[in-house]
Model confidence (mean pLDDT): 84 of 100. Predicted 3D model of a 99-nucleotide RNA (Guanidine-I riboswitch aptamer) from a marine eukaryotic metagenome. The RNAcentral record of the sequence draws on MGnify.
Parts: sequence; structure tokens; C1' cells
RNA sequence: AUAGAUGGCUAGGGUUCCGGUUUCAUUUUUGAGAUGUCUGGUCCGAGAGCCAUCGACCUCCUGCUAGGGGGUUACACGGAGGGAUAAAAGCCCGGGAGA
Repeated sequence: AUAGAUGGCUAGGGUUCCGGUUUCAUUUUUGAGAUGUCUGGUCCGAGAGCCAUCGACCUCCUGCUAGGGGGUUACACGGAGGGAUAAAAGCCCGGGAGA
């Protein structure tokens, strides 16, 4: 301090949808309600988690308007409160307040 960007994933998160459980109705079969105090699929998802790609920078090589090789990209304790979505969160405010 403009301490890079994007994508994938994870810790984590809830409950729109699916499934589960359950209540009621229904002849079969299905419908309606409740339930996340259901380990699940979809879903959300990290500044201070992981990986990849791109970018930036340093350096070396070559046949030098360029191409290629190697390297660096460090560190980071942290509320309360508010906001979005169906909802919540390590999401966003936010590398914020504060320490």
C1' cells in the first nucleotide's frame, strides 16, 4: 500500500430445487403441508486456504522488430454491526474499525 487478474477446487455455509424424514388427504397412485436438530445431489464459498493459467518483475541463452530457459510474486492478528441471495457463511462492506 491500487500489495494483480481469471478459472477450478476445498475448509466452511445454509435450504430455493432434487432427494431423505415426517403429518394429513387419497382405492391404487399421487397430492398438500412441516422439517436443515437430514451425513446427501444441485447451490453459495475464502485478502489472511490449495492448485492451474495469464499478467508483472529479475536473470540467462539464441540465428535478437522476436523467440526460448530459469527464478520471484513475500507477509497478513482481527471483532461487533450492516448487505445480497431462497437462506446462511471463512461471501460482500473489508488487507475496513481496532491490534